This is a predicted structure of a 95-nucleotide RNA (Glycine riboswitch aptamer) from Hydrogenophaga taeniospiralis CCUG 15921.
Of the family's consensus pairs, 90% are formed in the model.
Lineage of the source: Bacteria > Pseudomonadota > Betaproteobacteria > Hydrogenophaga > Hydrogenophaga taeniospiralis.
RNAcentral holds the sequence, with entries from Rfam.
RNA sequence: UUCGCCACAGCGGGAGAGACCAGGGCCAGCGAGCCCUGGCGCCGAAGGAGCAACCACCCCGGAAACUCUCAGGCACCCCAGACCGCUGGAGCGCA
Numbered sequence: 001u002u003c004g005c006c007a008c009a010g011c012g013g014g015a016g017a018g019a020c021c022a023g024g025g026c027c028a029g030c031g032a033g034c035c036c037u038g039g040c041g042c043c044g045a046a047g048g049a050g051c052a053a054c055c056a057c058c059c060c061g062g063a064a065a066c067u068c069u070c071a072g073g074c075a076c077c078c079c080a081g082a083c084c085g086c087u088g089g090a091g092c093g094c095a
Stems, first nucleotide, its partner, number of pairs: 003093003006089001008088006018040001020039007027031001041074003047070001048068003054062002
């Protein structure tokens, strides 16, 4: 220096599901308004837990976009967002 892996950073993309019910509160705007609490229903892509294949194996384990729904979320917008792409790049590996 090239190639591969990759923490991280910047930029771009990025889904699902009640505009539900009850009570209370707020206002230049009285609105399909906003906020809080509770109830019922629902979603799966922060995080978390379980597990298939597979890996490892004496035991203990690792592990998905599957499962659960503790946490989180459920009109648009905003925010968040697994994951993906581009750029930069600490570190590691081969030559």